[in-house]
RNA sequence: CUCAUCAAGAGGGGCAGAGGGACCGGCCCGUAGAAGCCCCGGCAACCACGUCGACGCACGCACUGCCGUCGCCUUUUUGGCGCGCUGGUUCGGUCGAAGCAGGUGCCAAGUCCGGCCCGUGGAUGGUCCGCGGGAAAGAUGAG
Numbered sequence: 001c002u003c004a005u006c007a008a009g010a011g012g013g014g015c016a017g018a019g020g021g022a023c024c025g026g027c028c029c030g031u032a033g034a035a036g037c038c039c040c041g042g043c044a045a046c047c048a049c050g051u052c053g054a055c056g057c058a059c060g061c062a063c064u065g066c067c068g069u070c071g072c073c074u075u076u077u078u079g080g081c082g083c084g085c086u087g088g089u090u091c092g093g094u095c096g097a098a099g100c101a102g103g104u105g106c107c108a109a110g111u112c113c114g115g116c117c118c119g120u121g122g123a124u125g126g127u128c129c130g131c132g133g134g135a136a137a138g139a140u141g142a143g
Base pairs, nucleotide, nucleotide: 001143002142003141004140005139006138011040012039013038014037015036019029020028021027023115024114025113026112041107042106043105046103047102049099051097052096053095054094055093059092060091062089063088064087065086067084068083070082071081072080073079111137116134117133118132119131120130121129122128123127
């Protein structure tokens, strides 16, 4: 930088001792013990792994069949190699399903809510509040 996902799910103990929830605003959590470190446990299933199924108009410098006023090798034929065309599929691949738990991740609150834009409803003097959608930012995974 790109892509996917983010309304579900899952915590105890020890050390430690004041912060934490990315940022800003709010609102929360925290001396009935925050961050951090360690131990054990759990959740989930992104990647890996193997299994089953589908797909040849997604695709491949994978394999393979037919054909050819085609090229090369061969004295010629037969044959071989290449190229083109066209078809197929036991390899790869793509998609789907259930599985496993090896690599990550995670275990207060929807990513705690909002922050920018659009639509919509209500109140209003400014303006504010609610609902829906999208973006931005962030997190995690894969590349």

SAM riboswitch aptamer (S box leader) from a soil metagenome, 143 nucleotides, folded computationally. The RNAcentral record of the sequence draws on MGnify. Its Rfam family is "SAM riboswitch aptamer (S box leader)". Rfam links the family to the GO term regulation of gene expression. The coordinates come from a structure-prediction model, not an experiment, and the mean pLDDT is 80.